[in-house]
RNA sequence: GAGUUUGAUCCUGGCUCAGAAUGAAAGCUAGCGGUAUGCCUAAUACAUGCAAGUCGUACGGAAAUUGAUCCUUCGGGAAAUUUUUUACGUGGCGGACGGGUGAGUAACACGUGAGAAUUUACCUUUAGGAAGAGGACAACUUUUAUAAAUAGAAACUAAUACUGUAUAUGCCUUACGGUGAAAGAAGUGAUUCUCCUAAUGAGGAGCUCGCGUCUGAUUAGCUAGUUGGUGGGGUUAGAGCCUAUCCGAGGCGACGAUUCGUAGCUGGUUUGAGAGGAUGAUCACCCGCAUUGGAACUGACACACGGGCCACACUCCUACGGGAGGCAGCACUAAGGAAUAUUCCGCAGUGGGCGAAAGCCUGACGGAGCAAUACCUCAUGAGGGAUGACCGCCUACAGGUUGUCAACCUCUUUUCUCGAGGACGAAGAACUGACGUUACUUGACGAAUAAGCGACGGCUAACCCUGUGCCACCAUCCGCGGUAAUACAGGGGUCGUACGUUUUAUUCGGAAUCAUUGUGCGUAAAACGUCUGCAGGUUGACAUAUUCAGUCUUUUGUUAAAUAUCAGAGCUUAACUCGUAAUCUGCAAAAGAUACUAUAUGUCUUGAGUAUGGUACAUGUAGGUGGAAUUUCCACUGUAGCGUUGAAAUGCGUAGAUCUUAGUAAGAACGCCGAUAGCGAAUGCACCCUACUGAGCCAUUACUGACACUCGGAGACCAACGCUAGGGCAGCAUACUGGAUUAGAUACCACGGUAGUUCUAGCCGUAAACAUAGAUACUAGAUGUUGUAUACAUUUAUGUACACAGUGUAGUAGCUAACGCGUUAAGUAUGGAGCAUGGGAAGUACGCUCGCAAGGGUGAAACUCAAAGGAAUUGACGGGGGCCCGCACAAGCGGUGGAGCAUGUGGUUUAAUUCGAUGCAACGCGAAGAACCUUACCAGGACUUGACAUGAAGAGAAAUUUUUCGAAAGUAAAAUGUGCUAAGGCCUCUUACACAGGUGGUGCAUGGCAGUCGUCAGCUCGAGUCGUGAGAUGUAUGGGUUAAGUCCAGCAACGAGCGCAAUCCUUGUCUCUAGUUGAUACUCUAGAGAGUCUGCGGAUUAUAAAUCGGAGGAAGGUGAGGAUGACGUCAAGUCAUCAUGCUCCUUACGUCCUGGGCUACACACGUGAUACAAUGGGUGUGACAAUUAGUUCACAAUUCGCGAGAAUGAGGUCAUCUUUAAACACAUCUUUAGUUCAGAUAGUAGGCUGCAACUUGCGUACAUGAAGGUGGAAUAGCUAGUAAUCGCAGGUCAGCAAUAUUGCGGUGAAUCCGUUGCCGGGCUUUGUACACACCGCCCGUCACACCAUGGGAGCCGGUUAUACCGGAAGCUGUUAUCGUAACCUUUUUGGAGGGAGACAUCGAAGGUAGAAUUGGUGACUGGGGUGAAGUCGUAACAAGGUAACC
Repeated sequence: GAGUUUGAUCCUGGCUCAGAAUGAAAGCUAGCGGUAUGCCUAAUACAUGCAAGUCGUACGGAAAUUGAUCCUUCGGGAAAUUUUUUACGUGGCGGACGGGUGAGUAACACGUGAGAAUUUACCUUUAGGAAGAGGACAACUUUUAUAAAUAGAAACUAAUACUGUAUAUGCCUUACGGUGAAAGAAGUGAUUCUCCUAAUGAGGAGCUCGCGUCUGAUUAGCUAGUUGGUGGGGUUAGAGCCUAUCCGAGGCGACGAUUCGUAGCUGGUUUGAGAGGAUGAUCACCCGCAUUGGAACUGACACACGGGCCACACUCCUACGGGAGGCAGCACUAAGGAAUAUUCCGCAGUGGGCGAAAGCCUGACGGAGCAAUACCUCAUGAGGGAUGACCGCCUACAGGUUGUCAACCUCUUUUCUCGAGGACGAAGAACUGACGUUACUUGACGAAUAAGCGACGGCUAACCCUGUGCCACCAUCCGCGGUAAUACAGGGGUCGUACGUUUUAUUCGGAAUCAUUGUGCGUAAAACGUCUGCAGGUUGACAUAUUCAGUCUUUUGUUAAAUAUCAGAGCUUAACUCGUAAUCUGCAAAAGAUACUAUAUGUCUUGAGUAUGGUACAUGUAGGUGGAAUUUCCACUGUAGCGUUGAAAUGCGUAGAUCUUAGUAAGAACGCCGAUAGCGAAUGCACCCUACUGAGCCAUUACUGACACUCGGAGACCAACGCUAGGGCAGCAUACUGGAUUAGAUACCACGGUAGUUCUAGCCGUAAACAUAGAUACUAGAUGUUGUAUACAUUUAUGUACACAGUGUAGUAGCUAACGCGUUAAGUAUGGAGCAUGGGAAGUACGCUCGCAAGGGUGAAACUCAAAGGAAUUGACGGGGGCCCGCACAAGCGGUGGAGCAUGUGGUUUAAUUCGAUGCAACGCGAAGAACCUUACCAGGACUUGACAUGAAGAGAAAUUUUUCGAAAGUAAAAUGUGCUAAGGCCUCUUACACAGGUGGUGCAUGGCAGUCGUCAGCUCGAGUCGUGAGAUGUAUGGGUUAAGUCCAGCAACGAGCGCAAUCCUUGUCUCUAGUUGAUACUCUAGAGAGUCUGCGGAUUAUAAAUCGGAGGAAGGUGAGGAUGACGUCAAGUCAUCAUGCUCCUUACGUCCUGGGCUACACACGUGAUACAAUGGGUGUGACAAUUAGUUCACAAUUCGCGAGAAUGAGGUCAUCUUUAAACACAUCUUUAGUUCAGAUAGUAGGCUGCAACUUGCGUACAUGAAGGUGGAAUAGCUAGUAAUCGCAGGUCAGCAAUAUUGCGGUGAAUCCGUUGCCGGGCUUUGUACACACCGCCCGUCACACCAUGGGAGCCGGUUAUACCGGAAGCUGUUAUCGUAACCUUUUUGGAGGGAGACAUCGAAGGUAGAAUUGGUGACUGGGGUGAAGUCGUAACAAGGUAACC
């Protein structure tokens, strides 16, 4: 820097990514070279070989050789001495270095800087010395034991081995004295080397101190040699380092002792801009360790990796008696593990040990081998080459891409292979090279031997196709996959990197996400409930300087080397190596500076405090008084109810309630005043009076003189509930009882009611104790109010002004994510203290502590999620509010729901009952008309280039008629006929293939169309302004008005668009023109105009818009009706009108035919028509329309028939002909009944259409005459020519199911007080945890599965300390026992000294005991987390339906 919380926004905040690094590992792949690096795990076990020896110029011996000389049997033998070898032994030096490893160690271990009480082999330098004696012991030899390892005995012997004496520069000393060295070897020799003593230097070692050096307080007290002293001991040296029948009681710790855990430290390495963080492989310094534990010897140095002793464990050998061993040296092996190499070469170089030297030894080291483990260099070819080849992939079928890539032409040879030559490294002459057939140089050959891995949704560079179908998978995070996946798998292409690449693990970074640099705490996580106050931290003014601690300057020492930085240099370059300079920010010392801080001294008054005078107050504690109300009790009066609720019931009441009046008792609380008021640190404090008392404020002059601020630990106070003891108890009231409500109701409501509420004494110590810790200073003003003081004024109890101290309101700058804060800061600063670091688990568990208990304080982790959260925005929603509208209600009218019937739907049935439509917005809907057809369904019979289209070839006119079989489709025959056209072609048949065809699927892939909110008044844009932004404004903050976002006025808004309105059509009045008709045309038809605009006058309002009523007018405020449907919503409807992507079928899911079905029928619902009757019904007579239709048609008149209808047929292709309007009027019958109502059902007869009327058509006549007497809950329509009622016509159509539907006219009402409530809508405001938007979200128990965890009778371990037992090796001490070469001696059974043994202290392992602490496991059990649709309810979010919460 990016991704991720949201519809979007800003913020907070976590998670994740991009970078760098590694002793790495894994997958795939792999050409060369250089330089580095390579058991991070089991400090597990280790076969085998090697890793420390050397010196013969210290010595004894041994062997071999040389051989002067001697002997000789001439074969040879002996042999002083000499030469060489040998390390067997004595002796010297070295095995304390070098090499490995990191278990332990939180420590003077390490780092750094100082220091004093020490030592030091070899080496340097200096001075002096080495006289004179002695006695042994190995090896060797002999011998004993033994499996071995080895051990014992006897005798011999040398030395630079060992022991005395002498001497002395030394050391000690009480100054008398004491103590105390030495060795030789080589050489003819000169001389050289060695030795002793004392000093000296260098380097090394030991010791002491200051500072620095991980985590936990859920480790707070630790300590008995502990702290100091004295004596003694001990050490190289200081010291309780050790010791005592000693003395005192100290020492450490909140500046973190003790204790648990973890860890070698550092230079450095890695990351980072830095500060920091992480780390401590390789290289280097220091430390510790050497199977585990312990103690010592030798030595200059060890308590000793390749030395010795003891103990445990383990391994090996054994003759079973006993022995041997220690790779954390180099290789190697096993094991462990994700994982780490050769049982290699050489001492040529460097370094080390020994030696006089030659030299020997050296798994140190120098090299090679293995490993892409890392870094670095190079190559896999270069140039040209388009009809842009082929394959592949994609495609809109045109082409694109792969791609100059290839082919092809020209060139080169790093590298590979094969030859030739050939180093430096060697150290001043010669000799000496593991590496090394090396590096390097050169020749030949030929593009020849050499490219992979990962990714391609976003972050993040790179895109298409196919397969798959929430499957299989992918995925760091967000996420992808449910039939069109750039996210899975494969292919093509592209991108990145390249002998590598990707993943995994780890570290830092990003992360300012522990913040010193550099964060925060009103609401996001976070101010302790409040105060007092010790330690701590911080702290006024002035002067002097007696200090120089901090600070600053200069110098000195040190800060190892390497590393890193950087001139330069060497390998062909680089890595790598060499090297200069600077750095190493630190520590210490010295010399200075003295402003500031500090320190010291003195002074001051402004911070702080004291005194004096006033003043307000529900400050506190104790005591007392008062009235109203409530309840109890008593009494009067009085009668049937009272009380309660949404409505009731429980309850009280005839044993007299409630109500009323008078009285009595009790307890608790204090109305009005009263307030944004007052007091208090906070919790909190209110009738009135008294006493005591705290703190504040104002004023005044005095006094003290920094006495201050904040505070860990500590202490005090602390609402309500609760607890203990004792009083008290009127009202209220957890629990509880019964009554309601409810599906339930352990609730809300109501009747009762005990703790409690009250008082006294104690405890508890917490609250949503609320959102802002306390102190000081500074930074605009305005306005209200409380207290005090002052001034002025007057109206004399008020006003004005002003100061200080409180308490409120809005607000500037500034701050803030925003909201907001704003001299009472959340502004600007200072000092001190507290707290936060994603959500959940959890304020839980465990531990400790407080409490009588309840519980409080402190306070985690595993696991799990990618969010959780704050503020604001736009919507949506609310059983939130306000305003407004609508046949929304209300007011009315006639209906539906009941009956039978028609029709549609569901359901059921069926071979099929084709399909679709399903709240409003499906249900007389698609369908403006299913007997066949339609028809999509079912059964059966048939066809397969097909019923239909295009293309090819061939044949033929086409066509018409008849017959066979068949249910038909079709099939088989026969006959007639031989075309039109200039050509192309038209029509029919046959053949094969491309294809046709599908009312098959998906309306959730789509177009188009139409539905709905809704003819509701809304929906947006430009640039401007406001806001960090989403957004707002405009478009109502608010005022009017309208049917209207209609208009007015106003306004940080100004304009514009889609809607509204208008424009369009019909109709109502008039005028004109033309036409029609038998006639009339003002009147009918068609067309053109006029008219209505709030235009006029009045009132109201704001002088507006507009409204009200009025005039005129046919019509008045949109005249009436229609068409017209904004942005959008419903994944609403339709793939079956049509079109269409994808998918499926292709002798069938296509096509043809016959018959059946869509008309079924227990039932349920919708929509209708007909009725139930007298405002009616029947009969007779008589009137008045409009729209419209008519030639395959509608039909007059006439005749026949009771009638449906039939026959005949004038006129009509239409203003000419055809069509009876009905309700209505008049007359009459009927008289309240299942009827002269109603007409279902069903019988007989007959008519019409049609190929056909059985399933299944419509009329007619006669006869039949069901339910039904106005319809429960509920519910649809309608505001005027409307409802209601009456008929007429059209479309579809052979006919008809039409009572439907679309139109037409006739007759022709009632009501609207009004907007509280219902439904729907608009605007606005408010709340929100909703945004798939309340059909939302979401909580808890229970059931099931899995996961981690607490408790748990216990069980099994680890660690630690304590007590006791035990007591190896060993040092030290003692010793009366046993030995004893050197010295002394009076020579002895002597002494001194030393040894062995024994004893004693200490002492490892081990054992016993009770503890502490920590881990594993455990029947059972507790809660927690996660899980797809489980169960029960609905607690929360809106007033969430009882406001929520602590």

Notes: The RNA shown here (small-subunit ribosomal RNA) has 1446 nucleotides and comes from an uncultured marine bacterium. The RNAcentral record of the sequence draws on ENA and Greengenes. Its mean pLDDT, the model's own confidence on a scale to 100, is 83.